Model confidence (mean pLDDT): 89 of 100. The part of an RNA shown here (large-subunit ribosomal RNA, domain VI) has 253 nucleotides and comes from a Bacteroidota bacterium. The organism belongs to Bacteroidota, within Bacteria. The RNAcentral record of the full RNA draws on ENA.
Context: one part of a larger RNA
RNA sequence: CGCGGGAGGAUUGAAGAGACCUGACACUAGUACGAGAGGACCGUGUUGGACGAACCGCUAGUGUACCAGUUGUGUCGCCAGGUGCAGCGCUGGGUAGCUAUGUUCGGCCGGGAUAAGCACUGAAAGCAUCUAAGUGCGAAGCCUACUCUGAGAUGAAUCCUCCGAUUAAGGGCCGUAGAAGACGACUACGUUGAUAGGCCGCAGGUGUACGUGUGGCAACGCACUCAGCCGAGCGGUACUAAUUGCCCGUAAG
Numbered sequence: 001c002g003c004g005g006g007a008g009g010a011u012u013g014a015a016g017a018g019a020c021c022u023g024a025c026a027c028u029a030g031u032a033c034g035a036g037a038g039g040a041c042c043g044u045g046u047u048g049g050a051c052g053a054a055c056c057g058c059u060a061g062u063g064u065a066c067c068a069g070u071u072g073u074g075u076c077g078c079c080a081g082g083u084g085c086a087g088c089g090c091u092g093g094g095u096a097g098c099u100a101u102g103u104u105c106g107g108c109c110g111g112g113a114u115a116a117g118c119a120c121u122g123a124a125a126g127c128a129u130c131u132a133a134g135u136g137c138g139a140a141g142c143c144u145a146c147u148c149u150g151a152g153a154u155g156a157a158u159c160c161u162c163c164g165a166u167u168a169a170g171g172g173c174c175g176u177a178g179a180a181g182a183c184g185a186c187u188a189c190g191u192u193g194a195u196a197g198g199c200c201g202c203a204g205g206u207g208u209a210c211g212u213g214u215g216g217c218a219a220c221g222c223a224c225u226c227a228g229c230c231g232a233g234c235g236g237u238a239c240u241a242a243u244u245g246c247c248c249g250u251a252a253g
Stems, first nucleotide, its partner, number of pairs: 001152001005163007015149004021049007033038001051106005059100004066093005071086006110144003117137004170248004174190005195241003198237005204230003211224005
């Protein structure tokens, strides 16, 4: 921009894309078959491999905005306690998120037309013949089936609702944000409000703070203290910020 008015929702499915893998074992059955040795078809079940998708409860990583320990040095006048720098100084852990090595799931089944092949009926050619006319069965393959995209499918589909002789229905700008994101876009919210921050509570992490008392010459121990601190998680709460407003959109098809 189009889809013969303008919107907001919900669908159909032309077409396209993806996927399609496979082993072993057990039962059937030591059966059929076979002198024996050996040893099935068909059918059913179990369990794997590789591949793929989703997810983070478990396991395991990362986690430079969390906690603790600790070395050297600077600094806050000194002690104590902090803090800067040294690859996050180093070390031990670790929430959310993101992940695999973790977990769950997938390939199935069914239908249609066929290939090789196997047949039926059957002449040419009184016989025979699966083929010449006609008919059937028959593959991990083909078309479906399964998952996803999908009406620019210009062949522009369908359904429901709303709005218009005044600035309508609706949309945008702007703001607060987001398991959405390069930017647009998408989604939630904007005081008739829990959208984000703060605060409170909880979960979770670290592991028992500072200070004081006390024991020890001291390093340090013990008590208050399962303390203190605490990113992203889960709730609650209008304290802060989402103010006020502006623009587009109609011309009757």